[in-house]
The prediction has a mean pLDDT of 85. A computed fold for a 103-nucleotide RNA from Kordia zhangzhouensis, annotated as SAM riboswitch aptamer (S box leader). It matches the Rfam family "SAM riboswitch aptamer (S box leader)". Rfam's curators write: The SAM riboswitch is found upstream of a number of genes which code for proteins involved in methionine or cysteine biosynthesis in Gram-positive bacteria. Its family is annotated with regulation of gene expression in the Gene Ontology.
RNA sequence: UCGUUAUCAAGAAAGGCAGAGGGAAUAGACCCGGUGAAGCCUUAGCAACCCUUUAUACUUAAAGAAGGUGCUACAUUCUACUGCAAAAGCAGAUAGAUAACAA
Repeated sequence: UCGUUAUCAAGAAAGGCAGAGGGAAUAGACCCGGUGAAGCCUUAGCAACCCUUUAUACUUAAAGAAGGUGCUACAUUCUACUGCAAAAGCAGAUAGAUAACAA
């Protein structure tokens, strides 16, 4: 980097350095930001994909959290494409994110 599978309206922040941007990309909307954005570091936490234990109909269930990731404003912030619909909206797709496996 690409592929497969699963999940994505739940949950969880303080401090230090830094100093103007940020919410993936494009457009629009809506927001966050000198009462300190991004980024880096420390500590804490959330979750439970991998993992551990137990049970089991062997695939699921329950419990756990040492380790590998991930995450800790807003639904993946919302919309965009398709179908249904008068609209509101609903469902899906695309794209993206994360994990495990594979190349």